[in-house]
Parts: sequence; structure tokens; C1' cells
RNA sequence: UUCUUAUCGAGAGUGGUGGAGGGAUUAGGCCCUGCGAAGCCACGGCAACCGGUCCUAAUAAAGGAUGCUUGGUGCUAAAUCCUACCUGUCGCGCGAGUGGAGCGCGGCCGGGGAUAGAUAAGAG
Repeated sequence: UUCUUAUCGAGAGUGGUGGAGGGAUUAGGCCCUGCGAAGCCACGGCAACCGGUCCUAAUAAAGGAUGCUUGGUGCUAAAUCCUACCUGUCGCGCGAGUGGAGCGCGGCCGGGGAUAGAUAAGAG
């Protein structure tokens, strides 16, 4: 750095340092922030992807349990903070001579899907 698969509405913060930004990227919104942002360090914590252990099973496949002086990662404001692209349904509006198409707004758990991103495991 690329590909594949799985997951992403839950959970878990204090201190030191630092000194103005931060919430991945672009735009809009919203939020956090001198009552001290990001980054870094220390010590806690969460979770259970991988590993370990135990159980079922046949020493398989598969499934379940367990936090293991936490072994390898990860995470520790807000849904991945929300929206953007495609799309279902209902209602309203615009449009029009009438109807339809189309467009806009709103509801449907903040509808569904895709893309992007993050993390893990595997492969190149």
C1' cells in the first nucleotide's frame, strides 16, 4: 500500500506536558475547546477481533463459556456526531386547461442500499 471477510445505535477518563485548535477527507450543519484543543507521557478503564483456557462435539468442522498477574491489537464526547450518491412508502406543496411525469419539503427507530472511513483477522 492493495485485496478478501466480519463488525461499527452498546461500553469505558483522570493526571502531567503542551498552548489553539479539534470532531478522517471536501461542503453544509451541529458540537467540543483558555473552566485548556490536537499531539505526547503516565496510570486507570472498556470491549472481546485474534491468541490462551474450559465445555459440547469425534483429537474434525462448528458452537458456547471464560478476562486470562490482558498474550497480540483496538478503543475510552455525541450512531462512524448528522447530511451529501441511489432508492421504497405515505402526506403536503410547486407545476397545469386537466391528468401525469418531474421537482421540493416532511413522516416512516434518524426507512433501505451503496460509497467512503475505522478496527480486527487473513492473503498479496